[in-house]
Molecule: c-di-GMP-I riboswitch aptamer
Organism: Pseudoalteromonas tunicata
RNA sequence: GCAAGUCAAAGGCAAGCCACUUGAAAAAGUAGUCACGCAAAGUUACAGAUCUAAGGGGAAACCUAUGAUGGCUGAACUACCAAA
Numbered sequence: 001g002c003a004a005g006u007c008a009a010a011g012g013c014a015a016g017c018c019a020c021u022u023g024a025a026a027a028a029g030u031a032g033u034c035a036c037g038c039a040a041a042g043u044u045a046c047a048g049a050u051c052u053a054a055g056g057g058g059a060a061a062c063c064u065a066u067g068a069u070g071g072c073u074g075a076a077c078u079a080c081c082a083a084a
Base pairs, nucleotide, nucleotide: 005081012038013037016033017032019030020029021028022027036071042077043076044075046074047073048072049069050068051067055064056063057062
């Protein structure tokens, strides 16, 4: 230097629950608690997928993303440790 991620060590993230706030909702943010899990659970909605349907359409049923999920998959970019 490389990088299999099985060794060791260090450090990291945080599902859920609860409170408040934002939002039409899905959901998100903050604080508390806690540890379901994660080697990219770091970043990006580009492709697929999924959730929501305020507004719009419709007689109704229902349809629709311009809203959301990166802890659903692919892709792109970046990164800690690391034996042999």